[in-house]
RNA sequence: CUCGACAAAGGCAACCCUCGAGCAAUCGAGGGACGCAAAGCCGCGGGCCCCGUGCAGGGGCGGCCGGGUUACCGAAA
Numbered sequence: 001c002u003c004g005a006c007a008a009a010g011g012c013a014a015c016c017c018u019c020g021a022g023c024a025a026u027c028g029a030g031g032g033a034c035g036c037a038a039a040g041c042c043g044c045g046g047g048c049c050c051c052g053u054g055c056a057g058g059g060g061c062g063g064c065c066g067g068g069u070u071a072c073c074g075a076a077a
Base pairs, nucleotide, nucleotide: 002077003074004073011036012035016031017030018029019028020027021026034063040069041068042067044066045065046064047061048060049059050058051057
């Protein structure tokens, strides 16, 4: 460095509920845990979703897959 233990310490928090924002997708806060070794950060490529009759255009999802970047711990290999 790769890697990821029925390891240790710590971390995050799906669904759902309450309140709030938004036309919507969805988001924020609190409660709460299904899960997560980057479920930290970046919409960069693909994908999906919403608004728009449609096109143009705009928006959303990082807990869909890649990519970039930073990082805790240390068994085996």
This is a predicted structure of a 77-nucleotide RNA (c-di-GMP-I-GGC riboswitch aptamer). Its mean pLDDT, the model's own confidence on a scale to 100, is 86. Rfam family: c-di-GMP-I-GGC riboswitch aptamer. Rfam links the family to the GO term cyclic-di-GMP binding.